[in-house]
Context: one part of a larger RNA
RNA sequence: GAGUGAACGCUGGCGGCGUGGAUUAGGCAUGCAAGUCGAGCGAUGUUAUUUGUUGAGAGGUUGAAGCCGCAAGGCAGAUGCCAAUUGACUUAUAUCAGAGCGGCAAACGGGUGAGCAAUACGUGAGUAACUUACCUCUAUGUCGAGAAUAGCCUCGCGAAAGUGAGAGUAAUUCUUGAUGUGCUUUCCCCUUCACAUGGGGGGGUUCGUAAAGGUCCCGCAAGGGAUUGCAUAGAGAUGGGCUCAUGUUCUAUCAGCUAGUUGGUAGGGUAAUGGCCUACCAAGGCGAAGACGGAUAGGUGGCCUGAGAGGGUGGUCACCCACAUGGGGACUGAGACACUGCCCCGACUCCUACGGGAGGCUGCAGUCGAGAAUAUUUAGCAAUGGACGAAAGUCUGACUAUGCGACGCCGCGUGAGGGAUGAAGGCCUUCGGGUCGUAAACCUCUUUCGAUAGGGAGGAAACCCCUUAUAGCAAUAUAAGGUCUGACUGUACCUAGAGAAGAAGCCACGGCCAACUCUGUGCCAGCAGCCGCGGUAAUACAGAGGUGGCGAGCGUUACUC
Numbered sequence: 001g002a003g004u005g006a007a008c009g010c011u012g013g014c015g016g017c018g019u020g021g022a023u024u025a026g027g028c029a030u031g032c033a034a035g036u037c038g039a040g041c042g043a044u045g046u047u048a049u050u051u052g053u054u055g056a057g058a059g060g061u062u063g064a065a066g067c068c069g070c071a072a073g074g075c076a077g078a079u080g081c082c083a084a085u086u087g088a089c090u091u092a093u094a095u096c097a098g099a100g101c102g103g104c105a106a107a108c109g110g111g112u113g114a115g116c117a118a119u120a121c122g123u124g125a126g127u128a129a130c131u132u133a134c135c136u137c138u139a140u141g142u143c144g145a146g147a148a149u150a151g152c153c154u155c156g157c158g159a160a161a162g163u164g165a166g167a168g169u170a171a172u173u174c175u176u177g178a179u180g181u182g183c184u185u186u187c188c189c190c191u192u193c194a195c196a197u198g199g200g201g202g203g204g205u206u207c208g209u210a211a212a213g214g215u216c217c218c219g220c221a222a223g224g225g226a227u228u229g230c231a232u233a234g235a236g237a238u239g240g241g242c243u244c245a246u247g248u249u250c251u252a253u254c255a256g257c258u259a260g261u262u263g264g265u266a267g268g269g270u271a272a273u274g275g276c277c278u279a280c281c282a283a284g285g286c287g288a289a290g291a292c293g294g295a296u297a298g299g300u301g302g303c304c305u306g307a308g309a310g311g312g313u314g315g316u317c318a319c320c321c322a323c324a325u326g327g328g329g330a331c332u333g334a335g336a337c338a339c340u341g342c343c344c345c346g347a348c349u350c351c352u353a354c355g356g357g358a359g360g361c362u363g364c365a366g367u368c369g370a371g372a373a374u375a376u377u378u379a380g381c382a383a384u385g386g387a388c389g390a391a392a393g394u395c396u397g398a399c400u401a402u403g404c405g406a407c408g409c410c411g412c413g414u415g416a417g418g419g420a421u422g423a424a425g426g427c428c429u430u431c432g433g434g435u436c437g438u439a440a441a442c443c444u445c446u447u448u449c450g451a452u453a454g455g456g457a458g459g460a461a462a463c464c465c466c467u468u469a470u471a472g473c474a475a476u477a478u479a480a481g482g483u484c485u486g487a488c489u490g491u492a493c494c495u496a497g498a499g500a501a502g503a504a505g506c507c508a509c510g511g512c513c514a515a516c517u518c519u520g521u522g523c524c525a526g527c528a529g530c531c532g533c534g535g536u537a538a539u540a541c542a543g544a545g546g547u548g549g550c551g552a553g554c555g556u557u558a559c560u561c
Base pairs, nucleotide, nucleotide: 001561002560003559004558006557007556008555009554010553013412014411015410016409017408018407019405020404026368027367028366030365031364032363035104036103037102040101041100044097045096047094048093049092052089053088054087055086056085059082060081061080066075067074068073111323112322113321120248121247122246123245124244125243126242127241130240131239135236136235137234138233139232140231141230142229143177144176145175146174147173153166154165155164156163157162182209183208187204188203189202190201191200192199193198213228214227215226216225217224218223249295250294251293256286257285258284261283262282263281264280265279266278267277268276298320299319300318301317302313303312304311305310325346326345327344328343329342348359349358350357351356378401379400380399384398385396386395387394388393415445416444417443418442425436426435427434428433449502452496453495454494455493459488465482466481467480468479469478470477471476505550506549507548508547509546510531511530512529516545517544518543519542520541526533527532
């Protein structure tokens, strides 16, 4: 001099873009962070419409018995009919809701760096020793039969968490038969590739082996069509497993280490090779080119510095790895030995009727603690991306926005021009004056930013829906046009009026090192990075005036080159 995820002191106008728990991988209240599908399934409730049955019934009408009356007639109101309104059950369709079975997702995304010096990472190879859900393409198929169980119902136990029994039901749940384009096993033949163990292709034979439906349309029906699933096999794409070579900190005050250890045979296991595991056999294997041990540490692209060589570092972003309260284990699945799944053993916290249960922020916020020190218990799924779904859509603390912090970088402003009686005042003075100083006042202008008011983009195009066209009887598919969708946000930006109006500090001034005088103090008080200042004329302490430097910052401390 440059740099930093910085901190501290003094000071602080605005904006843009970034960035912010480096310490206790310490403990955590609360809310949210992974769901979705009714176009797989049965049942339940709700609302609306609808089919049928039935009940009540304001009101209207009919008007019997009886009563009054000489009569005309009146009172009375049984019974029948019409019926506004309304209830229950029932048929069918649609809407909505919360459970259950089933499918897919939950192995991604997000966090952290404890462990790990090599089962890791980087680079380059191999896999003729492997796998890959969803996606794409190709070929073929999707025919029968049966069973259970949740939900629901009836009982029981328990404080709770939860759990047991009985009856009974559905499916794209489960089991099984058929078929076999194919695949697999046995044997045979042909061909091709490879350094090799061996691999690929074709033909024949034989053993074994599959499936599930849903929605829409045409049709009187039989049946047919569209779409989406399902099954078998092959190819691709993508992701992954395994193997090899090479590089990757310090330490010899760590010199010998090793018994599944090193190799072989056989078997087991795995998607797959292999002491990966087991039995037997042999006695090997590693090591001063540093084995073994100890210490430290996630690795890389990168970042900082430096002319470079090198040195230091690994925060944000990207890739890989590892971990999820400490330790161990498997289950499910294409994929986990699984952060918000399961089981067990610890530690800790909570509930309890003392019998027993519940929990895991190294997700986003937030809290306590420790610390020099690190943010909102915010908004939205509008965009991008992800999961599920035919779609509408639902979910998404990923993400997009927002708040806080001068933590960093960048930009802008705090006014511009004129103005000498060189005013007043301060400081210094040799008392003449000098200096702050065109600085101020004063005059003439301007109005960025901020504040106020008005206008006002872009981030949005899709999906869906509507219309039209083409193909089709239709369902449907494709294309064109139109409508709809913004958290931020009335944001960016533009315009208007007002008025210099609201906006400057910090450090230094002995030398290194740019910048000097006065007063106070008197080896005191103090300063100091080094040299060193201070004991009565201190440019070095403290204050003042002046000056220098940088400037919304300036200094100090820490660390790196």